The part of an RNA shown here (large-subunit ribosomal RNA, domain IV) has 321 nucleotides and comes from a Candidatus Thorarchaeaceae archaeon.

Context: one part of a larger RNA
RNA sequence: AUCUGCCUGAGGGAAAUCGGCCAAUUAGCGGCGUACCUUCGGAACAAGCCGUGCCUGGGUUAGUGAAAGCUUUCCUAGGUCUUAGUAACUAGGGGGUCCCAACUGUUUAAUACAAACAUAGCUGACUGCGAGCGUGUAAACGUUAGUACAGUCGGUCAAUCCUGGUCUGUGCCCGUCUGUCAAAGCUCGGAAACGGGCCUAAGCACGGGUUAACGCCGGGACUAACUAUGAGUCUCUUAAGGUAGCCAAAUGCCUUGUCGGUUAAAUGCCGACGUGCAUGAAGGGAGCAACGAGGUCCCCACUGUCCCCAGGAGGUGCCGG
Numbered sequence: 001a002u003c004u005g006c007c008u009g010a011g012g013g014a015a016a017u018c019g020g021c022c023a024a025u026u027a028g029c030g031g032c033g034u035a036c037c038u039u040c041g042g043a044a045c046a047a048g049c050c051g052u053g054c055c056u057g058g059g060u061u062a063g064u065g066a067a068a069g070c071u072u073u074c075c076u077a078g079g080u081c082u083u084a085g086u087a088a089c090u091a092g093g094g095g096g097u098c099c100c101a102a103c104u105g106u107u108u109a110a111u112a113c114a115a116a117c118a119u120a121g122c123u124g125a126c127u128g129c130g131a132g133c134g135u136g137u138a139a140a141c142g143u144u145a146g147u148a149c150a151g152u153c154g155g156u157c158a159a160u161c162c163u164g165g166u167c168u169g170u171g172c173c174c175g176u177c178u179g180u181c182a183a184a185g186c187u188c189g190g191a192a193a194c195g196g197g198c199c200u201a202a203g204c205a206c207g208g209g210u211u212a213a214c215g216c217c218g219g220g221a222c223u224a225a226c227u228a229u230g231a232g233u234c235u236c237u238u239a240a241g242g243u244a245g246c247c248a249a250a251u252g253c254c255u256u257g258u259c260g261g262u263u264a265a266a267u268g269c270c271g272a273c274g275u276g277c278a279u280g281a282a283g284g285g286a287g288c289a290a291c292g293a294g295g296u297c298c299c300c301a302c303u304g305u306c307c308c309c310a311g312g313a314g315g316u317g318c319c320g321g
Stems, first nucleotide, its partner, number of pairs: 001316004006312004011307002015305001020302001028052005037042001039158001053080007062071003081085001093300004098295002100292001105117002121156007132143004160286003164217003169214002171210005178205003185198005218236005245279001246276001257273006
């Protein structure tokens, strides 16, 4: 001088930083005590407070043993030493709010462990068994030595409260008088090549159904005796014009929206508002007790993160001997 699975630090205590990352705090056992909320199980070791060593006396529990005794549980009284009694080791920091996902679980072997996947639950489609679905040219095989309380294939994702309108388009299903419609067949013409016609399957056209199928879910004027707003009226237009809810939300461009709370100060966060660029109902909507090495913000405690660095230990290098 530099490095570290290192140690210590006055006063302050996150002012450091994208961010308390790191470090520090807490910690075992016993007793007291314990809120909001809740699916009544939890939340909960919530939080918070007290005790803890050793010696002696008394009582007491259990085991073993023939007994003496040995081991052991708990209570009680007195004493004793230290800065400190779970004295080392060991050993949760705590609380509140919101977002996301119900949960335990799974994952990108080698940059991602999550809000992604899965999940129970809900729901749709196919299927009566020589089934349906899958593999194979086939024989055959799997599902299955199962049988709709079953199997296959989707969607959504606990419970709770709910799940609005629309079948015009596309898909699927059902129907199909008629139209269209290939080859073959029939028939007509022709010597033939070939040409004309009839018949006609599926499909398509056509009719209907189906949205927890793919999807989609308007615009412009006017209007109440201050103003503003617009229950209401008119009009264009659609298959139908976004219902219940929810929101500047992980979804809001404008935007640091506006109001309230938090701060001395807040593009943050929380609570509201809502003509929402471009929210919205199983591509689920709302919701949240529990759970989370998930994300946001705040408070207490704590600290060398910082103010502002200092000292020590150990390793290495360099210099001098």

Annotation
NCBI's taxonomy places the organism under Archaea, Promethearchaeati, Candidatus Thorarchaeota, Candidatus Thorarchaeles (nom. nud.), Candidatus Thorarchaeaceae (nom. nud.).